[in-house]
RNA sequence: GGAGAGGACCGGGCAGUCGCCGGUCGGGCCGCGAGGCCCGGCGGGAGGAAAGUCCGGGCGCCAGAGGACAGGGUGGUGGGUAACGCCCACCGGCCGCGAGGCUAGGGAAAGUGCAACAGAAAGCAGACCGCCGGCGGCUCUGUGCCGUCGGUAAGGGUGAAACGGUGCGGUAAGAGCGCACCAGCAGGCGGGGUGACCCGCUUGGCUAGGUAAACCCCACCCGGCGCAAGGCCAAGCAGGGGGCAAGAGCUGGUCCGGCUCGCUUCAACCCCCGGGUAGGCCGCUUGAGACGGCGAGCAAUCGCCGCCCUAGAGGAAUGAUUGCCGCCCGCCUUCGGGCGGGGACAAAACCCGGCUUACAGGUCCUCUCCACUU
Numbered sequence: 001g002g003a004g005a006g007g008a009c010c011g012g013g014c015a016g017u018c019g020c021c022g023g024u025c026g027g028g029c030c031g032c033g034a035g036g037c038c039c040g041g042c043g044g045g046a047g048g049a050a051a052g053u054c055c056g057g058g059c060g061c062c063a064g065a066g067g068a069c070a071g072g073g074u075g076g077u078g079g080g081u082a083a084c085g086c087c088c089a090c091c092g093g094c095c096g097c098g099a100g101g102c103u104a105g106g107g108a109a110a111g112u113g114c115a116a117c118a119g120a121a122a123g124c125a126g127a128c129c130g131c132c133g134g135c136g137g138c139u140c141u142g143u144g145c146c147g148u149c150g151g152u153a154a155g156g157g158u159g160a161a162a163c164g165g166u167g168c169g170g171u172a173a174g175a176g177c178g179c180a181c182c183a184g185c186a187g188g189c190g191g192g193g194u195g196a197c198c199c200g201c202u203u204g205g206c207u208a209g210g211u212a213a214a215c216c217c218c219a220c221c222c223g224g225c226g227c228a229a230g231g232c233c234a235a236g237c238a239g240g241g242g243g244c245a246a247g248a249g250c251u252g253g254u255c256c257g258g259c260u261c262g263c264u265u266c267a268a269c270c271c272c273c274g275g276g277u278a279g280g281c282c283g284c285u286u287g288a289g290a291c292g293g294c295g296a297g298c299a300a301u302c303g304c305c306g307c308c309c310u311a312g313a314g315g316a317a318u319g320a321u322u323g324c325c326g327c328c329c330g331c332c333u334u335c336g337g338g339c340g341g342g343g344a345c346a347a348a349a350c351c352c353g354g355c356u357u358a359c360a361g362g363u364c365c366u367c368u369c370c371a372c373u374u
Stems, first nucleotide, its partner, number of pairs: 001370010012325007020045002023042008047345001051356002054354005059226004071222005076090005091105001092103004106217002111215002113211002128156002130152009164182006183207001185204008230282004239273005248264003252260003289308001291306006327342006
C1' cells in the first nucleotide's frame, strides 16, 4: 500500500420566533357531580431501531386440589437471566490459506413412510455392456461368430446416493473368499475433562446408505385472555323501598248536596337503595432504570457504593420557520473563498428483556493474508 475478519459508536450542532402535548406555580371560569377549561410565569417533550409484533417476562382479570391425555414448543454441554426459541464459554461437524464464519446439533443397529430424473437395478439390492464357464449351431479353423443355460459386483455406463478403500494371495472369471495396512462401527479397559467430548490400548464381525423444520419415539417447558387488561366514581332511563292516603275508584253507614268509616289500586313529584349506561378519573411511567467508580468472573452477567429523574398523549402533541456553523456533491475562483443543491431508515401508545428487518453519511479499536521498504 492492497484485500479482508471481528467489534464498539454517532445518526448534525448552537441560538431565535410562532404553534402543539404533559408537569408545576399564580389568577380566572365552567359543570348537579366525578371533574374539566382558559390566561400568564418557569421548566420538560421520540428512536437506534420508537418498526415487524416473532419469542420471553412483569402487571391485570378469569379459571384452577393434584395428575394425566390432547395440542403447541424446545433439542450438543456447562453457565447467565425474572424468563426465553436470547446471550456467553466450550465440544462436535462443515467452509475459509488465515483472522474467522455457519450449524434445528437427541434418536434412523424401535416401527411406518418418502426419494423427481437418469439407470438393468434404489433398500430383505441389482446382470445393460463387459468378464468367465457348460451345451448347441455356423465357420474363412482364429485368443472367431451366433444362440442358450449358468457364474460373476473386478471394469464400463447412470445417478445426489450403487452395500468400505489400497495392495497381495486366490479363482474359470470374480468376490472380505483369505491376509496386511488404512477408514469407519460396536464392545471392553486405561487416562484427561463438571460435562458435551477428547486421547491411547485391545477385541469383534467384515461394513451398518439418506431423510425425523416426514409420521413417530425420548427428555424438558407451556392454564386462558391482553391496558379496548382491569379498578374507582357516576347523570338519564328502567327496577326495588319509602313519603302515602288526603286525590281516584268501589263498598257500607248516614243521606238533598255534603260529611264520615273501611278496602284496593294507579300516575305525577320528592327521598333512599343496589347494579350500572353516557361521561369522568385512575391504571400511566421510579424501572429486572440511566450514568460513574470499585470488585467477582475467560465471558455473558452479577454484587457494592455514589449520583440522577429522563415524553406520557387518547383520534392521539413532539411541528413549521429564520440565522450562524459543520458534513457531502456540482460549478466558479484573484486560492482568501463565493454560488447552487443535498442530508437516510423511520417515528412512542402499559412496561421491560431479546430476535429480525430497514438505514444517507461518518468515527474509533483489535486482528488476518498478500506485496513492498528499512